[in-house]
RNA sequence: UGAGUCGGCCGGGCGGUCGCGUCGAGGGAGACCUCGCCGAGGAACGUCCGGGCUCCGCAGAGCAAGGUGGUGGGUAACGCCCACCCGGGGUGACCCGCGGGACAGUGCCACAGAGAACAGACCGCCUCGACGUCCGGCCUCGGCCGGCGACGGGGUCAGGGUGAAACGGUGGUGUAAGAGACCACCAGCGUGCCGGGUGACCGGUGCGGCUCGGUAAACCCCACCUGGAGCAAGGUCAGACAGGGAGCGUUCGAGGGCUGCUCGCCCGAGCUCCCGGGUAGACCGCUGGAGGCGUGCGGCAACGUACGUCCUAGAGGGAUGGCCGCCACCCGCGCGGGGGAGACCGCGCGCGGGGACAGAACCCGGCGUACAGGCCGACUCAUCCA
Numbered sequence: 001u002g003a004g005u006c007g008g009c010c011g012g013g014c015g016g017u018c019g020c021g022u023c024g025a026g027g028g029a030g031a032c033c034u035c036g037c038c039g040a041g042g043a044a045c046g047u048c049c050g051g052g053c054u055c056c057g058c059a060g061a062g063c064a065a066g067g068u069g070g071u072g073g074g075u076a077a078c079g080c081c082c083a084c085c086c087g088g089g090g091u092g093a094c095c096c097g098c099g100g101g102a103c104a105g106u107g108c109c110a111c112a113g114a115g116a117a118c119a120g121a122c123c124g125c126c127u128c129g130a131c132g133u134c135c136g137g138c139c140u141c142g143g144c145c146g147g148c149g150a151c152g153g154g155g156u157c158a159g160g161g162u163g164a165a166a167c168g169g170u171g172g173u174g175u176a177a178g179a180g181a182c183c184a185c186c187a188g189c190g191u192g193c194c195g196g197g198u199g200a201c202c203g204g205u206g207c208g209g210c211u212c213g214g215u216a217a218a219c220c221c222c223a224c225c226u227g228g229a230g231c232a233a234g235g236u237c238a239g240a241c242a243g244g245g246a247g248c249g250u251u252c253g254a255g256g257g258c259u260g261c262u263c264g265c266c267c268g269a270g271c272u273c274c275c276g277g278g279u280a281g282a283c284c285g286c287u288g289g290a291g292g293c294g295u296g297c298g299g300c301a302a303c304g305u306a307c308g309u310c311c312u313a314g315a316g317g318g319a320u321g322g323c324c325g326c327c328a329c330c331c332g333c334g335c336g337g338g339g340g341a342g343a344c345c346g347c348g349c350g351c352g353g354g355g356a357c358a359g360a361a362c363c364c365g366g367c368g369u370a371c372a373g374g375c376c377g378a379c380u381c382a383u384c385c386a
Stems, first nucleotide, its partner, number of pairs: 001382010012327007020039002023036005041357001045368002048366005053230004060263004065226005070084005085099001086097004100221002105219002107215003122160002124156006131149002134147005168186006187211001189208008234284004243275006255267003291310008329354008338345002
């Protein structure tokens, strides 16, 4: 200097002018006026998780259903975050993982191939039998041996082929030919011991049958977790009205107990349906928090803790905006000039252009997605200079 990896941050400022909202103070008979503090986000988006809070249930058991899935920590909690382990990718910094179980069971693995899970014999190899107006050799002229072709039986799967994947690999012994049939080494699996680690696991060493596919992001099994509904939750106040009919029931129990089912327990005199009438107002919930910021300490870290300090929207058809000027920032082009040993770096002027994603609505912790332009830090690789 270039390329890359990871983490954090900003996403305009100043002035003028006109105009908004809550709250506080003052004035005004009132309408309203004046002054002051404050006034959207890193995602406010998605509604994907977890909670606080509110209501239902006196409380329970079982099933179903749903969620998570290596280990250890963090947290109010989580499917989140941190660290580590194993596997995979990358030269590397780092990144990825629906990470327990295939020896509980069921299912699936197209096509090709002999055969795809206790499967299987295609080509080939060996051997026996029998064949050939074939070739060669020997010969006692009967025949024998070898080669080539080709049929049947038996043995074999080491070699070749098919395939994403074929029931371990290399070398040897052995065999008619072969094969873990046997042997040495290796990998894998199972297991004993030792060492390290909180642990998942890692390392070492010994023994052994010789080797017992893949797939659970298929059903399933195992471990752990889970009441439901949601601010349109739920309360307070004010105000208005008009009832009629049917069915069931009143302790021999209609109906109800807020995901579903069963059991159990409890409440219970009204419940359900149809026709019709009235109301939709005001206030609370609604912002002081698992809060923000700073410093110290502990911890690899997430985070915790002590002290100090701050109060930063609460609207209710829903406020924070419009215009002008200047500046700042970024990009491109041109001109000038400076620094440095060098590779290279910076500055000034002029012209033109740029401004993203997007808006609270009870609140908080996360995750996912979107984002013009830019800044900071650490690390990796490559190249260049001294």

The RNA shown here (Bacterial RNase P class A) has 386 nucleotides and comes from Actinotalea ferrariae CF5-4. The source organism's lineage runs through Bacteria, Actinomycetota, Actinomycetes, Cellulomonadaceae and Actinotalea ferrariae.